[in-house]
Molecule: RNase P RNA; transfer RNA
Organism: uncultured Marmoricola sp.
């Protein structure tokens, strides 16, 4: 001076307040039960947030078929699952440590794009030039017709490099070496791929986060799901329908499968309360053991538990840890600088906040603190 | 608490990936009136909520944030 990992999100009393549920006592109600007051337990987060993904759970057919739609993207493993996690490959950064990668297919499934600029942008092309040949002219030069692609120029991107041969000039024309590609073999690896050799034409432009192909997943819906209880209302007109069957099962369509006597508009009425789901689970730490790891399970221990419904966790005080700053004396290490006891001060905090539940992944966030590793000196 | 959807100048809105951005209203100057008003003419005013990545190249596709707005008993 830098990578990378991980830890903490404050303890402790005192006094005032807030919510659930217990459990006294009063009042109140015919009762169910409600209200008050004391006491007692218990009371948010690493991210509870964003709602991006995965599931659990419920309803809907048991979740059927085709088509269509979305999703995902090296490999092998883990997980209930996942777009997460671990380890490897392969590619690109970095002097390292380490980071990044939406990381299948563009030759051999097809289509489509590649503006400006440039002669020419995809099996292209010739503007300057380079060499022949012809006219014309004293000469510089010019004109016409041909050959070439090495050099210049343009561009994100101009059809392999670098050397020689060769030729009027050039060129993979033609050799040599390197780079790439396609195909074999043999060797390693569960694999992704990686090493060797030999062979082939001399060379293949990029975009699929453009259609699209290919493998795989994915029925829709969501706790306002869903299910009991209780309790208000009042029809009226139209229009379709009653098994040759309207409707309807929440789905983009068809199909199928179940329901099925009732369904759609307008006009008018009443209701918008209670209970259950809802809190012990894929839970969480610690050892052994297996595994590089993720993470598993067997077998031991320990712990845990807010269920509110306008929505509860805060407020003052003091004393400590952690920090940051000074410090004349005293103590102690040290040759010194200075270190630490010790003293005074100061700071004692940010993001944020349950609402059915878990895994995650992104953001957001204070004062710190610990371990490893790298590069300079 | 679940599920959509949007963001381009003060305002309203256009833009097959391609010289990075059309108009309309409003606002500034001018002409024209005696003055204005209308009408004509001209000008300014955006780098497309923000940050990153695909791509030569992004208002456009892709991802995360922002920050508004809408359904659902």
């Nucleotide at each position: 001076g830098g990578c990378u990992g991980g830890c903490c999100g404050g303890g402790c009393g005192a006094c005032c307040g807030c919510g659930u549920c217990g459990u006294a006592c009063g009042c109140c109600g015919c009762g169910a039960g409600g209200c008050g007051u004391g006491c007692g337990c218990c009371g948010a987060g690493g991210a509870a947030g964003g709602u991006c993904c995965g599931g659990a759970c419920u309803c809907c057919a048991c979740a059927g078929g085709a088509c269509g739609a979305g999703g995902u993207g090296g490999u092998g493993g883990g997980c209930a699952a996942c777009a997460c996690c671990c380890a490897c490959c392969c590619g690109g950064g970095g002097u390292g440590a380490c980071c990044c990668g939406c990381g299948g297919g563009a030759u051999c499934a097809g289509u489509g794009c590649c503006a400006c600029a440039g002669a020419g942008a995809a099996c292209a092309g010739a503007c300057c030039g380079c060499c022949g040949g012809g006219c014309c002219g004293a000469g510089a030069g010019g004109c016409c017709g041909g050959g070439c692609a090495a050099g210049g120029g343009u561009g994100a991107a101009a059809c392999g490099g670098u050397g020689g041969u060769g030729c009027a000039a050039g060129a993979g024309a033609c050799c040599a070496c390197c780079a790439g590609c396609g195909c074999c073999a043999c060797g390693g690896g569960c694999g992704a791929c990686c090493g060797u050799g030999g062979u082939g034409g001399c060379u293949a432009g990029g975009c699929a986060a453009a259609c699209c192909c290919c493998a795989c997943c994915u029925g829709g819906a969501g706790c306002a799901a869903g299910a009991c209880c209780a309790g208000a209302c009042a029809g009226c007109g139209a229009g379709c329908g009653c098994u040759c069957g309207a409707g309807g099962g929440u789905g983009g369509u068809c199909c199928g499968c179940c329901c099925g006597a009732g369904c759609u508009c307008g006009c008018g009425g009443g209701u918008a309360g209670g209970u259950c789901g809802c809190a012990c689970g894929a839970c969480g730490g610690g050892g052994u053991c297996g595994g590089c790891a993720a993470c598993g399970c067997a077998c031991c221990c320990c712990g845990c538990u807010a269920g509110a419904u306008g929505g509860a966790u805060g407020g003052u005080c003091g004393c400590c840890a952690a920090c940051c700053g000074g410090g004349a004396c005293g103590g102690u290490c040290g040759c010194g600088a200075g270190g630490c006891c010790c003293c005074c001060g100061g700071c004692g905090a940010a993001c944020a906040g349950g609402a059915u539940c878990c895994g995650g992944c992104c953001u957001a966030u204070g004062a710190g603190c610990c371990a490893g590793c790298c590069c300079g000196u | 608490g679940c599920c959509c959807c949007c963001g381009u100048a003060g305002c309203c809105c256009a833009a097959c990936g391609g010289c990075a951005g059309a108009g309309g209203c409003a606002g500034a100057g001018g002409u024209c009136u005696u003055a204005a008003a209308c009408a004509c003419c001209u000008c300014g005013c955006a780098g497309u909520g923000u940050g990153g990545g695909u791509u030569c190249g992004a208002g456009u596709c892709c991802c995360a944030c922002c920050g508004g707005g809408g359904g659902c008993a």